The RNA shown here (SAM riboswitch aptamer (S box leader)) has 141 nucleotides and comes from a soil metagenome.

RNA sequence: CUCAUCCAGAGGGGUGGAGGGAACGGCCCUGUGAAGCCCCGGCAACCAUCUCGAUGAUCCUCGGCGCGUUCUGCGCCACUGAGGCCACUCGGGACUGGUGCCAACUCCGGCCUGCUGCCGACCGGCAGCGGGAGAGAUGAG
Numbered sequence: 001c002u003c004a005u006c007c008a009g010a011g012g013g014g015u016g017g018a019g020g021g022a023a024c025g026g027c028c029c030u031g032u033g034a035a036g037c038c039c040c041g042g043c044a045a046c047c048a049u050c051u052c053g054a055u056g057a058u059c060c061u062c063g064g065c066g067c068g069u070u071c072u073g074c075g076c077c078a079c080u081g082a083g084g085c086c087a088c089u090c091g092g093g094a095c096u097g098g099u100g101c102c103a104a105c106u107c108c109g110g111c112c113u114g115c116u117g118c119c120g121a122c123c124g125g126c127a128g129c130g131g132g133a134g135a136g137a138u139g140a141g
Stems, first nucleotide, its partner, number of pairs: 001141006011040005019029003024109003041102003046098003049094006056086001059084004063077005068071001106135001111132009
């Protein structure tokens, strides 16, 4: 930099001793013990691996007759079928390995925008419910 995903899910112990939730604004968590580090456990299924199924190109095997150097050779005909192998793709499963994750939707918002309501109407603003962008996180490349 590109692509995919981000309303699901999953915590105990030890150590440590005041911060943490990316930044800012909120709102939260936290001495009933924050971050960090260690151990154990779990969640999930991104990548690899294994496996099942679907689809299916190519490839391989499978028939009969005749001939001849009787070799597994050549020719003709028939079957457009069955089986095998297996790449890609799609779906399911396992959870062995590489990551990741285990308060709150990425905790919410900021920019643009749709609907509804209110401020008498326009403008503008506020609130609620949505969509998108941006930013961020994780994975793969």